[in-house]
Context: one part of a larger RNA
RNA sequence: CGUAGGAAAUUUGACGGGGGCUGACCUUAGUACGAGAGGACCGGGUUGGACUCACCGCUGGUGAAUCGGUUGUUACGCCAGUAGCACGGCCGAGUAGCUACGUGGGCAACGGAUAAGCGCUGAAAGCAUCUAAGUGCGAAACCGGCCUGAAGAUGAGAUUUCCACAUAAGGGACGUUAUAGACUAUGACGUUGAUAGGCUGCAAGUGUAAAGGUGGUGACAUCAAAGCUGAGCAGUACUAAUUGCCCAAUAGCUUCUAAGUAAAGUG
Numbered sequence: 001c002g003u004a005g006g007a008a009a010u011u012u013g014a015c016g017g018g019g020g021c022u023g024a025c026c027u028u029a030g031u032a033c034g035a036g037a038g039g040a041c042c043g044g045g046u047u048g049g050a051c052u053c054a055c056c057g058c059u060g061g062u063g064a065a066u067c068g069g070u071u072g073u074u075a076c077g078c079c080a081g082u083a084g085c086a087c088g089g090c091c092g093a094g095u096a097g098c099u100a101c102g103u104g105g106g107c108a109a110c111g112g113a114u115a116a117g118c119g120c121u122g123a124a125a126g127c128a129u130c131u132a133a134g135u136g137c138g139a140a141a142c143c144g145g146c147c148u149g150a151a152g153a154u155g156a157g158a159u160u161u162c163c164a165c166a167u168a169a170g171g172g173a174c175g176u177u178a179u180a181g182a183c184u185a186u187g188a189c190g191u192u193g194a195u196a197g198g199c200u201g202c203a204a205g206u207g208u209a210a211a212g213g214u215g216g217u218g219a220c221a222u223c224a225a226a227g228c229u230g231a232g233c234a235g236u237a238c239u240a241a242u243u244g245c246c247c248a249a250u251a252g253c254u255u256c257u258a259a260g261u262a263a264a265g266u267g
Stems, first nucleotide, its partner, number of pairs: 001152001005163007015149004021049007033038001051106005059100004066093005071086006110144003117137004170247003174190005195240003198236005204229003212223004
């Protein structure tokens, strides 16, 4: 821009894309078969591998500054307590998120039409013959079925609802933002509000803060599950999402009027 008014939702599916793998074991059954040795088809079940999709409840990884321990040194006058630097100084843990080594699912069943092949009926050709007419089965291949994109499918589809003559329905911009993200887009929210921050509580992490008391000669122990804490879950308008702004609805047909007027033209 189109989809002949403007929108918001929900859709149909022409046509595409993906997927389609496979082992072992148990059973049928030591059956059929076979002198024996050996040893099935068909069918039923279980459990793996590879690949793939999703997820983080479990098991782990990471978690660049969340907590703790600790070395050297510098500084805060000193002690104590802290801070800076040294690969995050080193070390031990670790929430959210992201993840695999973790967890869950999938490969199909089934249907259609077939290939080779196997048939039925059956003539030409009194027989025979699956084929000539007719008709049935038959494969991971083909077409569906499963997942997914999809009406620019210009053949531009459908359904429901909203808007109606002045700016409407709706959208945008702006702001707070995340389950989104390079930007854009997408999603949530904008006071009729929990969108983000803050605060409070909880979960979770770390591991028992400082100061002081008590005990001990002291290291230390204890009062104390403390103190501190990023992303998590809630609650709470304290702060910021203010007021406002911009875009956004028309062509055809019918009737009437302007009007038997205007203009071209002719005179």